[in-house]
This is a predicted structure of a 78-nucleotide RNA (c-di-GMP-I riboswitch aptamer) from an Elusimicrobiota bacterium.
């Protein structure tokens, strides 16, 4: 340095649901919450799924806590 990931240490994120708000919608934002996560950190590149519109084949959008690949990062037992 890479790979790997523990009944280790330190920190972090936050499902369902509830309250408030944004959006036609998918969904998102803030607060609470704590199912889980060793990248559940980042970004829609490919695929998947979902929503909207129309001229039904396209256009626009959502999701990375669906998968793959990419970028970056804390700790250090085997």
């Nucleotide at each position: 340095g890479g790979a790997c990931g523990a009944c280790a240490a330190u920190a972090g994120c936050a499902c369902a649901c509830c309250c408030g708000g944004a959006g036609c919608a998918a969904u998102c934002c803030g607060g609470g919450g704590c199912c889980g996560c060793a990248a559940a950190g980042c970004g829609a590149u490919g695929g998947g799924u979902c929503c909207g519109c129309c001229g039904c084949g396209g256009c626009g959008g959502a999701u990375c806590g669906c998968c793959a690949a990419g970028c970056u990062a804390c700790c250090g037992a085997a």